[in-house]
RNA sequence: AUAAAUCUUCGGGGUGAGGUGGAAUCCCUUGACCGGCGGUAAAGCCCGCGAGCUGGGGUAAGUCCCCGGCAGAGUCUGUGAGAUUCAGGCGCCGACGGUAACAGUCCGGAUGGUAGAAGGUUUCA
Numbered sequence: 001a002u003a004a005a006u007c008u009u010c011g012g013g014g015u016g017a018g019g020u021g022g023a024a025u026c027c028c029u030u031g032a033c034c035g036g037c038g039g040u041a042a043a044g045c046c047c048g049c050g051a052g053c054u055g056g057g058g059u060a061a062g063u064c065c066c067c068g069g070c071a072g073a074g075u076c077u078g079u080g081a082g083a084u085u086c087a088g089g090c091g092c093c094g095a096c097g098g099u100a101a102c103a104g105u106c107c108g109g110a111u112g113g114u115a116g117a118a119g120g121u122u123u124c125a
Stems, first nucleotide, its partner, number of pairs: 003123008015031005032105002034094002036049004044092002052070007074090005096108003
């Protein structure tokens, strides 16, 4: 350093004011704010993954494992060898369940630990 097994730790941010109403941090008006993980010229909106839902199979069973499906959003100019990633301009998006009323920002699954990150141990060459 590589491979396999295993353990530990880490592992999501963000709303003020006014209005209507019996009731709204959920609606309306206005102003503001936020951005998980891997890849790649540094990315919420390029490719892929994750939380959620779902079809099939495995299993005694499951919140577990395997195969598959569904689910959001970007352009212009510039620099450069290279950028939908940087700089500048303008714009856009927002899982699932809950609620006295529809939620990116409230509450919850989550005292969880997925995607993944860092580190330890053991084994083989």
Predicted 3D model of a 125-nucleotide RNA (FMN riboswitch aptamer (RFN element)) from a Candidatus Zixiibacteriota bacterium. The prediction has a mean pLDDT of 82. It matches the Rfam family "FMN riboswitch aptamer (RFN element)". About the family: The RFN element is a highly conserved domain that is found frequently in the 5'-untranslated regions of prokaryotic mRNAs that encode for flavin mononucleotide (FMN) biosynthesis and transport proteins. Lineage of the source: Bacteria > Pseudomonadati > Candidatus Zixiibacteriota.